[in-house]
Context: one part of a larger RNA
RNA sequence: UGACGGGGGCCCGCACAAGCGGUGGAGCAUGUGGUUUAAUUCGAUGAUACACGAGAACCUUACCAGGGCUUGACAGGUUGGUUAGUUUUUUGAAAGAAAGAUGUUCCUUUUGGAUCCAAUCACAGGUGGUGCAUGGCUGUCGUCAGCUCGUGUCGUGAGAUGUUGGGUUAAGUCCCGCAACGAGCGCAACCCUUUUUUCUAGUUAUUUUCUAGAAAUACUGCCGGUGAUAAACUGGAGGAAGGUGAGGAUGAGGUCAAGUCAGCAUGCCCCUUAUGUCCUGGGCUACACACGUGCUACAAUGGCUAAUACAAUGAGCUGCCAGUCCGCGAGGAUGAGCAAAUCUCUUAAAAUUAGUCUUAGUUCGGAUUGUAGCCUGAAACUCGGCUACAUGAAGUUGGAAUCGCUAGUAAUCGUCGGUCAGAUAUACGACGGUGAAUACGUUCUCGGGCCUUGUACA
Numbered sequence: 001u002g003a004c005g006g007g008g009g010c011c012c013g014c015a016c017a018a019g020c021g022g023u024g025g026a027g028c029a030u031g032u033g034g035u036u037u038a039a040u041u042c043g044a045u046g047a048u049a050c051a052c053g054a055g056a057a058c059c060u061u062a063c064c065a066g067g068g069c070u071u072g073a074c075a076g077g078u079u080g081g082u083u084a085g086u087u088u089u090u091u092g093a094a095a096g097a098a099a100g101a102u103g104u105u106c107c108u109u110u111u112g113g114a115u116c117c118a119a120u121c122a123c124a125g126g127u128g129g130u131g132c133a134u135g136g137c138u139g140u141c142g143u144c145a146g147c148u149c150g151u152g153u154c155g156u157g158a159g160a161u162g163u164u165g166g167g168u169u170a171a172g173u174c175c176c177g178c179a180a181c182g183a184g185c186g187c188a189a190c191c192c193u194u195u196u197u198u199c200u201a202g203u204u205a206u207u208u209u210c211u212a213g214a215a216a217u218a219c220u221g222c223c224g225g226u227g228a229u230a231a232a233c234u235g236g237a238g239g240a241a242g243g244u245g246a247g248g249a250u251g252a253g254g255u256c257a258a259g260u261c262a263g264c265a266u267g268c269c270c271c272u273u274a275u276g277u278c279c280u281g282g283g284c285u286a287c288a289c290a291c292g293u294g295c296u297a298c299a300a301u302g303g304c305u306a307a308u309a310c311a312a313u314g315a316g317c318u319g320c321c322a323g324u325c326c327g328c329g330a331g332g333a334u335g336a337g338c339a340a341a342u343c344u345c346u347u348a349a350a351a352u353u354a355g356u357c358u359u360a361g362u363u364c365g366g367a368u369u370g371u372a373g374c375c376u377g378a379a380a381c382u383c384g385g386c387u388a389c390a391u392g393a394a395g396u397u398g399g400a401a402u403c404g405c406u407a408g409u410a411a412u413c414g415u416c417g418g419u420c421a422g423a424u425a426u427a428c429g430a431c432g433g434u435g436a437a438u439a440c441g442u443u444c445u446c447g448g449g450c451c452u453u454g455u456a457c458a
Stems, first nucleotide, its partner, number of pairs: 001458002003455003007452007015442002019405005026296008034287002042053002063282007072123001077121001078119004083114001085102007106113002125271002128269003134265002136260003139256001141254001146185006152161003165176003191248004196216007219242001222236005298398001302357007314345003319338002323334004364395001369390007411434007
């Protein structure tokens, strides 16, 4: 100087408390461990792994079995030849192998280029190892308020001072004091969205609207009180909005030899008729079990039937698909419009009104299973989704323990998108509808900041 303390003081945070809703019990979905397996590819493992990399039928795919290739699936160089391409037969699971048929092109200009084939050697190739050799990127402490420097001063020196103190703040924010005076990276502001108003322009069938561009507005500016007359705090006025208005992006110096050699790049090591590469089939989907994250429920603030309302975001040409007809339905047939404020996805659902059920394993709950179908796709057996009919499991609010949330938030209700042929999405990212309760307070638990003290620690 740090670090640590079941030392002290001050302060903060959904940290506790006060509340609301969950998880832990059930069924299912999904990830992980374990076990199994020819293979169940690999990585991630307290917080900071476990709906994570990452929507696996083939492909993806890296794994396994079998069948092939060896200058190679891919690159450029050298030499020689040539035209590409299309197609048939045999064999084969395919890859490939063998044998034929057809074709004689392109640019240039007679030298070549491009294409394909063969040979050759230098080489290619490796999702093989090392994240404890690395770059880059990322997580975390933490959006916590800290981390430093120049000059000066003090100290033999390591270092100290500044950055400590008195107040204050979300903040090393600001004020005052002070052997310090200044400065930098952080904080804040500048950026984006949203809230209010104005102007300009635009399409839309059209006004209010909307869309997208430019402005204005909020700064403790004004008033009272408190305070050191300061910084500031507290109450009020005006105002759409008040003290950071709300949300986002933004992550200082460092910590964890944190994560990633499988996104990419890359040193070194290793493989080179194989640890490379092509193909078919299988596997990543196994299942006594254990854990994490979710969905659906256990019902009457509800289920079912019928009728009636009200959104916002977003997407669309190998696309979105209206209307009509067929089908109980998934869907099929036909077919208008739309490269979209014009057409479509697109009827939002909770809600409201009327009726019914009457506390029951039920008109709750929907797992599981059977049959018949539909869709995508060469192909749904391993292993997809959806529909109809039938079947109708556990479950009656969940032990110890534990999680989220302070307002348009929690809770609850639907909608859209990316990935995508299809899809396991109950995931993820966005959008709007309805819309609470509670916070006395800081003793305690956890994490953090500043000062101080002790130390056989560095």
Molecule: small-subunit ribosomal RNA, 3' major domain
Organism: Lepocinclis spirogyroides